[in-house]
Context: one part of a larger RNA
RNA sequence: AGAUGAACGCUGGCGGCGUGCCUAACACAUGCAAGUCGAACGGAGAGCUAUUGACGGAGUUUUCGGACAACGGAUAUAGUUUCUUAGUGGCGGACGGGUGAGUAACGAGUGAGGAACCUGCCUUGGAGAGGGGAAUAACACAGUGAAAAUUGUGCUAAUACCGCAUAACGCAGUUGGGUCGCAUGGCUCUGACUGCCAAAGAUUUAUCGCUCUGAGAUGGCCUCGCGUCUGAUUAGUUAGUUGGCGGGGUAACGGCCUACCAAGACGACGAUCAGUAGCCGGACUGAGAGGUUGGCCGGCCACAUUGGGACUGAGACACGGCCCAGACUCCUACGGGAGGCAGCAGUGGGGAAUAUUGGACAAUGGGGGAAACCCUGAUCCAGCGACGCCGCGUGAAGGAAGAAGGCUUUCGGGUUGUAAACUUCUUUUACCAGGGACGAAGGACGUGACGGUACCUGGAGAAAAAGCCACGGCUAACUACGUGCCAGCAGCCGCGGUAAUACGUAGGUGGCAAGCGUUGUCC
Numbered sequence: 001a002g003a004u005g006a007a008c009g010c011u012g013g014c015g016g017c018g019u020g021c022c023u024a025a026c027a028c029a030u031g032c033a034a035g036u037c038g039a040a041c042g043g044a045g046a047g048c049u050a051u052u053g054a055c056g057g058a059g060u061u062u063u064c065g066g067a068c069a070a071c072g073g074a075u076a077u078a079g080u081u082u083c084u085u086a087g088u089g090g091c092g093g094a095c096g097g098g099u100g101a102g103u104a105a106c107g108a109g110u111g112a113g114g115a116a117c118c119u120g121c122c123u124u125g126g127a128g129a130g131g132g133g134a135a136u137a138a139c140a141c142a143g144u145g146a147a148a149a150u151u152g153u154g155c156u157a158a159u160a161c162c163g164c165a166u167a168a169c170g171c172a173g174u175u176g177g178g179u180c181g182c183a184u185g186g187c188u189c190u191g192a193c194u195g196c197c198a199a200a201g202a203u204u205u206a207u208c209g210c211u212c213u214g215a216g217a218u219g220g221c222c223u224c225g226c227g228u229c230u231g232a233u234u235a236g237u238u239a240g241u242u243g244g245c246g247g248g249g250u251a252a253c254g255g256c257c258u259a260c261c262a263a264g265a266c267g268a269c270g271a272u273c274a275g276u277a278g279c280c281g282g283a284c285u286g287a288g289a290g291g292u293u294g295g296c297c298g299g300c301c302a303c304a305u306u307g308g309g310a311c312u313g314a315g316a317c318a319c320g321g322c323c324c325a326g327a328c329u330c331c332u333a334c335g336g337g338a339g340g341c342a343g344c345a346g347u348g349g350g351g352a353a354u355a356u357u358g359g360a361c362a363a364u365g366g367g368g369g370a371a372a373c374c375c376u377g378a379u380c381c382a383g384c385g386a387c388g389c390c391g392c393g394u395g396a397a398g399g400a401a402g403a404a405g406g407c408u409u410u411c412g413g414g415u416u417g418u419a420a421a422c423u424u425c426u427u428u429u430a431c432c433a434g435g436g437a438c439g440a441a442g443g444a445c446g447u448g449a450c451g452g453u454a455c456c457u458g459g460a461g462a463a464a465a466a467g468c469c470a471c472g473g474c475u476a477a478c479u480a481c482g483u484g485c486c487a488g489c490a491g492c493c494g495c496g497g498u499a500a501u502a503c504g505u506a507g508g509u510g511g512c513a514a515g516c517g518u519u520g521u522c523c
Base pairs, nucleotide, nucleotide: 002522003521004520006519007518008517009516010515013392014391015390016389017388018387019385020384021350026348027347028346030345031344032343035091036090037089040088041087043085044084045083046082047080048079049078050077051076055072056071059068060067061066098303099302100301107228109226110225111224112223113222114221117220118219122216123215124214125213126212127211128210130164132162133161139154140153141152142151143150144149170196171195172194173193174192175191176189177188178187179186180185201208202207229275230274231273236266237265238264241263242262243261244260246258247257248256278300279299280298281297282293283292284291285290305326306325307324308323309322328339329338330337331336356382358381359380360379364378365376366375367374368373395425396424397423398422405416406415407414408413429464431459432458433457434456435455439450467512468511469510470509471508472493473492474491478507479506480505481504482503488495489494
């Protein structure tokens, strides 16, 4: 000098774009952050239509007893291209969002391999959807409990569940030929034989779904080469340990697991142990080599109060799912229950220090749905903070009686200084008024949170807008007074003990400027 997720002191006009708990992976009140589908299903409720028509009853009539009666309309029955939806069922809650505790590891990076693997939705081929059955929630009744919740009996539906049929290029076994490779082996002849496994409907008739299977795409899983911090004041480590065989398990290879057998395996080319740490693309710096770093953004990994476990599922050992144990908090009728912000806001605490309990789904994207649409603290925006970068402004030109005042003086003057006043202009930004977007793309219509924002036009008026640090040398910038080794300064050298350009104040000057200076850290 540069850089910074910065902080502190003084100061502070505007805009754009970014960015903002680095500390306690500390504890969390409250609200929201994952739902959706009635075109899978049976109900329930509401509406509407038709019929019914208790009751009320304007009014008409009356022999005053009554009779008739528009209209409103309880109830009941039937129907329904209507609406809502607790439950069953489907898809999604494995994405998106957060954090960096752990991890020195095939975790990440990079390059290979899988002849050892899986892949919902999507794309594209082939084939199919025949015929049955038994339940169960909802609901009703009964019961237990303070609650959370839960039990029994009975009824019912499905794209929920279960047999049967059909069955190949699928899977398993036996077996023949061809061909290829990298050892185990692969591919193929729709080779041959045996065995096994499917299905579901909805509808507004357009479609959307369902089952089996081939291929693809996407996503994942596994293996290996290479390099990946410090310490030897850590030198030996290891029994599922290293290898084999049998078995199990997995989508799959494998001590992954297990029984038996052998005694191996790693290590000064640093094993083991200890400490520290998420890794990378990148970022900062530097002429480069290198050094430092990994905040924002992107990729991967790990985690979700601590530890353990599986279930469901194409996918999890699952942040807003389940079970168990621990700590903590809350409710309780003391028997028992409920909870998990490292999602977005927000609170307490810690700290030098880090924001709103905001708006909208208009756009982009995601989930569900045939769609309309619903959901979306992802996202897009707004708010707060000079935290950073960039841009603009705080006026311009003229103006010497070189005014007054201040400071200084050798008392002549010098300086502040064209600076001001004054004259003539301008009006950026801010302010007021009028107009007013792009972002909207879907066949048309409609659809904007931001936002009456940006922008445009008009208006008034120099009006509303400058500080901070330094001035001994390094280092640009000097005098006066006060103080008197005191008070103080200080990055280094060093200043201060009576004329201090070094302390304090003032005037002046220099530097930078909505900032300036200090501190921390890196090069």

The part of an RNA shown here (small-subunit ribosomal RNA, 5' domain) has 523 nucleotides and comes from an uncultured bacterium.
It matches the Rfam family "Bacterial small subunit ribosomal RNA". Gene Ontology terms of the family: structural constituent of ribosome and ribosome.
RNAcentral holds the full RNA, with entries from ENA and Greengenes.